[in-house]
Molecule: transfer RNA
Organism: uncultured Anaerovibrio sp.
RNA sequence: GCUGGUGUAACUCAGUUGGUAGAGUACCUCAUUCGUAAUGAGGGAGUCGCGGGUUCAAGUCCUGUCUCCAGCA
Numbered sequence: 001g002c003u004g005g006u007g008u009a010a011c012u013c014a015g016u017u018g019g020u021a022g023a024g025u026a027c028c029u030c031a032u033u034c035g036u037a038a039u040g041a042g043g044g045a046g047u048c049g050c051g052g053g054u055u056c057a058a059g060u061c062c063u064g065u066c067u068c069c070a071g072c073a
Stems, first nucleotide, its partner, number of pairs: 001072005007066001010025004019056001027043005049065005
């Protein structure tokens, strides 16, 4: 340099045919306990890497760019 893949909550990851962004862990509150852990109930947390476009509507489609991974040279 070329090709393919990756990027979504603090972390690990889902997200179908474009139609109001989710789970687990962690965190906070409450219950339970003499107390802690465990368990149960509830809660907060997102510019979907960044910019532009298409669309009534974009995490999803198109395009530019950046990070990381793999392959080729």